[in-house]
RNA sequence: GGUUCUAUGGUGUAGCGGUUAUCACGUAUGCUUCACACGCAUAAGGUCGCGAGUUCGAGACUCGCUAGAACCU
Numbered sequence: 001g002g003u004u005c006u007a008u009g010g011u012g013u014a015g016c017g018g019u020u021a022u023c024a025c026g027u028a029u030g031c032u033u034c035a036c037a038c039g040c041a042u043a044a045g046g047u048c049g050c051g052a053g054u055u056c057g058a059g060a061c062u063c064g065c066u067a068g069a070a071c072c073u
C1' cells in the first nucleotide's frame, strides 16, 4: 500500500427499512434473613463509532472518515 470483516447501556449480545432498540450479567433501591448469600419486585443506565447521502421513514442500505482484527504484498 491492497482486500475483507467488526464497531449497539459498565461487559457480552439480539435486532426482514416501519414508528417505545432485545436479552443476560453487572449496578441502585425495596422485600426476604439475626446477618450474608440465594431468590423475588422495581428502577437507573444507549444521542446504535463520527459525518454526509438515499427514503415518507435508517441501528439495518450507499459513500467518506476514525478505531480495531484477519489475510495479501
Stems, first nucleotide, its partner, number of pairs: 001072007010025003018056001027043005049065005
Notes:
Predicted 3D model of a 73-nucleotide RNA (transfer RNA) from Protomyces lactucae-debilis. Its mean pLDDT, the model's own confidence on a scale to 100, is 82. It matches the Rfam family "tRNA".